[in-house]
RNA sequence: UGAGUUGGUUGGGCAGUCGCCGGCGCCGCAUUUAAGUGGCGCGGGAGGAAAGUCCGGACUCCACAGGGCAGGGUGGCCGUUAACGGCGGCCCGUUGUGAGGCGGGGAAAGUGCCACAGAAAAUAAACCGCCUUCGGUCCUCGGGCCGGGGGUAAGGGUGAAACGGUGAGGUAAGAGCUCACCAGAUCUGCCGGAGACGGCGGAUGCUCGGUAAACCCCACCUGGAGCAAGACCGAAUAGGGAGGCGGGCGGCCCGUCCUAUGCCUCCGGGUUACGGUCGCUUGAGCCACCGGGCAACCGGUGGCCUAGAGGAAUGACUGCCGGGGUCGCACUUGCUGCGACUCGACAGGAUCCGGCUUACAGACCGACUCAGGCU
Numbered sequence: 001u002g003a004g005u006u007g008g009u010u011g012g013g014c015a016g017u018c019g020c021c022g023g024c025g026c027c028g029c030a031u032u033u034a035a036g037u038g039g040c041g042c043g044g045g046a047g048g049a050a051a052g053u054c055c056g057g058a059c060u061c062c063a064c065a066g067g068g069c070a071g072g073g074u075g076g077c078c079g080u081u082a083a084c085g086g087c088g089g090c091c092c093g094u095u096g097u098g099a100g101g102c103g104g105g106g107a108a109a110g111u112g113c114c115a116c117a118g119a120a121a122a123u124a125a126a127c128c129g130c131c132u133u134c135g136g137u138c139c140u141c142g143g144g145c146c147g148g149g150g151g152u153a154a155g156g157g158u159g160a161a162a163c164g165g166u167g168a169g170g171u172a173a174g175a176g177c178u179c180a181c182c183a184g185a186u187c188u189g190c191c192g193g194a195g196a197c198g199g200c201g202g203a204u205g206c207u208c209g210g211u212a213a214a215c216c217c218c219a220c221c222u223g224g225a226g227c228a229a230g231a232c233c234g235a236a237u238a239g240g241g242a243g244g245c246g247g248g249c250g251g252c253c254c255g256u257c258c259u260a261u262g263c264c265u266c267c268g269g270g271u272u273a274c275g276g277u278c279g280c281u282u283g284a285g286c287c288a289c290c291g292g293g294c295a296a297c298c299g300g301u302g303g304c305c306u307a308g309a310g311g312a313a314u315g316a317c318u319g320c321c322g323g324g325g326u327c328g329c330a331c332u333u334g335c336u337g338c339g340a341c342u343c344g345a346c347a348g349g350a351u352c353c354g355g356c357u358u359a360c361a362g363a364c365c366g367a368c369u370c371a372g373g374c375u
Base pairs, nucleotide, nucleotide: 001371002370003369004368005367006366007365008364009363010362012321013320014319015318016317017316018315020045021044023042024041025040026039027038028037029036047346051357052356054355055354056353057352058351059226060225061224062223066254067253068252069251071222072221073220074219075218076090077089078088079087080086091104092103093102094101095100105217106216110215111214112211113210114209127156128155129152130151131150132149133148134147135146136145137144138143164182165181166180167179168178169177183207184206185204186203187202188201189200190199191198192197230278231277232276233275240267241266242265243264244263245262246258247257248256285304286303287302288301289300290299291298292297323343324342325341326340327339328338329337330336331334
């Protein structure tokens, strides 16, 4: 200097004018049920993803959510957290020159699948070939060809993958048939590590592919519904009809509670622009510093309060500054100055919080890797 990997911050700023919404305080108006309304003053008023609705919870209700099955979810080890399928570190595999990226229980419990090609795709095999034997035939008497029986899987071919690999011996020809070394598997010893695992050995010729985001097996976790949850107040009405013996819980079983003046289901009526208030925002909250920890995170001290709408508010205009791009001019040729034009992304709450995933114009910061050059 160039090319990359990875993590983070921001995503216009200031001022003025007019407009909108809430909170707090003060002063009025109104009040027929709940409920209100006007003025002044002081504060406040969208996001890092508010998106997706993919996970986990807090909270509320189902009398208690008790036990089990089914169903669902997760899947290396150790930590962290309210919890998670999250996050951190480590181990192993795979990929890349590398920084890094991606993945993670079990195939020897069972079932299924592996197109095409190939003889054969898992208790899987004989197409070409090699050996041997019988018959026939030819013959230059070495042997060749055809057919049958037997042996073979070392050589060749097909394929993503073909009953471990290399070498030697052995054999009629071959084969772990035997041996040496290597790889895998099983059993086992020592060392290191909390552990996943790693390192160094020993024995056994044991050598049976892949696939489980296929069914399945194993281990662990798991009630249901959701703020349109739910609570309270006001007003009005018709309890009139039919059916059942049960009902309460997403399915099933056990248990348990209520139960005939009862409960459940359906039809019908009232409340009507389906009324009003609460839930509703102080939190597993944020910021700074210190301590512990590799880190995620935990503890302590101090400071801060940052929407709460209710058919849904936060907008519009002006000026200055600032950022990017293009063009032109200048010269001190620089990460420079001036002028003109132009541009500012993805996108907006609705119970709240912790994550994940996706989108993002431009600007900036850090760590690391590789290549080239110079010193």

Model confidence (mean pLDDT): 77 of 100. A computed fold for a 375-nucleotide RNA from an uncultured bacterium, annotated as Bacterial RNase P class A. It was read from a public genome assembly, where an Rfam model found it.